Context: one part of a larger RNA
Molecule: large-subunit ribosomal RNA, domain IV
Organism: Candidatus Micrarchaeota archaeon
Formats: sequence, C1' cells, structure tokens
RNA sequence: CCAAUGUUAGGGAACUCGGCAAAAUAGCGGUGUAAGUUUUCAAGAAACCGUGUCUGCAUAUAGUAUAAGCAGAUAGCAUUAACAAGGGAACGACGACUGUUUAUCUAAAACACAACUCACUGCAAAGCGGAAACGCCUAGUAUAGUGGGUGACGCCUGCUCACCGCCAAUACGCGAAAACCCUUUUCAAGGGGGAUAAGCGCUGGCAAAGAGCGGGAGUAACACUGACUCUCUUAAGGUAGCGUAAUACCUCGUCAUUUAAUAGAUGACUUGCAUGAAUGGCGUAACGAUCGUUCUACUGUCCCAACAUUGGGUCCG
Repeated sequence: CCAAUGUUAGGGAACUCGGCAAAAUAGCGGUGUAAGUUUUCAAGAAACCGUGUCUGCAUAUAGUAUAAGCAGAUAGCAUUAACAAGGGAACGACGACUGUUUAUCUAAAACACAACUCACUGCAAAGCGGAAACGCCUAGUAUAGUGGGUGACGCCUGCUCACCGCCAAUACGCGAAAACCCUUUUCAAGGGGGAUAAGCGCUGGCAAAGAGCGGGAGUAACACUGACUCUCUUAAGGUAGCGUAAUACCUCGUCAUUUAAUAGAUGACUUGCAUGAAUGGCGUAACGAUCGUUCUACUGUCCCAACAUUGGGUCCG
C1' cells in the first nucleotide's frame, strides 16, 4: 500500500447525483394507538412500561410436566446482557392488488390479472395444426369457444362517417374468360354480338374499428377582459376533467409553503410549443426490494483523521 473487519472524543449528513455504505431499531408480555378508508384495513401505526437469579406460597390437573401468579430476598452499568432479532413518520408520481419478466449489465411505471367492451361462431361451428387421413379447442355447445382492445373499484367515457376499414342494401351504371349466338364460301386460327359473377360506383350504417377534433376581426360608464356580434372555413371544430405534468419549447413560468440560502419538493394559477376521455380521462383505501421530496432517530458519509485485528503485497534478510 491492497482486501476484509473492529473501536473512536466533540459535532451529527456539513459527505454525496442521492444518507450509497454503516449505525440505530429488534424477542416476549402488558398498556395504548392518528389521518384516511372499499369498514376490511391502516396497525407491530406512533408512544410508554416490564423482563435476571434465589426462597416461600398458592391456582389450573387425579398426579407429573408446564404455564400464568402472589409475597419476600438478592447481584450487576446493563438481564430477549452472547447468537439470533422491524428504524419510524409525513407529502407526492406511477401501477389497483398477490403474481410474471430480459438464465449471464435493466425486476420496473413493462407483462399478466379479476373486471369492462368489440367482432366472429348454431356445431360436420368459428379459430388452429396437417399434403392427406386425422387431430386440438372438446368428450365442450352462445351463462360456450376463438380473436382484438382497455385493465380492481368510484365518477364518467363528449363531437365527427369527409379519408381508411368493416357491415348491409341496390331497381341503375361499369364489369373477364369460358359457354351461347352470328360470321370471313367449307375446317382451323380469327372477327363481331348480347347476357353475366365477384368487385367497383351509387345508397345507408358502424368510432370501447384505423383515425380526426380551426382561423381572423369587433364589442361592456378609466383601463383590462370579452358573456355577445360579424366573417372565412370544416366531416366535425377538443366537451367533462386534468394541466409548467413520467406530457410545457420559452422555463430556474408566476405566487405561496418548505430553507439562513432551493435550478428540488408540495399547493395553487394556467393563454396546454405539442393535455384530454377504453391508443381510456380524472380520483382512489390497501399494496410496492418502484421513483421524487421532507422530518425524526442514528451514525467515521463527512469535519479529520487515529488506533487495533486477520490475510496478502512491498522492503530488509
């Protein structure tokens, strides 16, 4: 010097991207326990007290073991004295939850999930495998099966069918070859004609199908703002909510709280570069080795280092 440990006065996160790491808490018994809440939880919330050994007594039992108990004595700084063995609290984001995952850099907010919804399917079904035989679904039968989407629960899920797609209908138009009819004097190749399928057009429906959801002027007794009016334009012009957001460029937006000081966090405002409703919107108790912030306890993370133990390296030999 390296690795692994241990102990440090005073301070106590000043360290650092960040309390990373370490420390602290810890068992059992008793008391006691908030907001919130889906009334179950939250909860071991929090907080407080007790805990050893010896002697005697008595209860439970038929008795023993054992358990809880009463009275007294007694050692220690300390009695779950070693080992083992929760730190706690508050606010927010996301995902409801238990679960699953990148064997070998990612465990998550990703996947799944119960639940909701759409489409197809009447059974010799739809869907899937196979060249076929046949098989799976299924020894099931629409309260079933398959496929797509959302993702507990609560309150909800607005407008648009112009485009794309699907469905239905269609008397009309377009619409191929074969077949049919006619035909170049005969055969063949060829030429012509009418009719016709799917499909397209036309018509209508469907957005929890793919998708989309404007601009410019003026206007109210100072000013500001614009309920209101005009105008261009669209298939329709973004509703309820939420909002500087896991989405906001400008941006360290503005105000407030938090700090001595905050580019952080939280609460509001909000003209949203470019939020928005099952590509779900907004809430939400419980849950989370998730992510962000704060407080308390605690500490060698740090001020600022020191010493000790074990193993190795180096040096002398």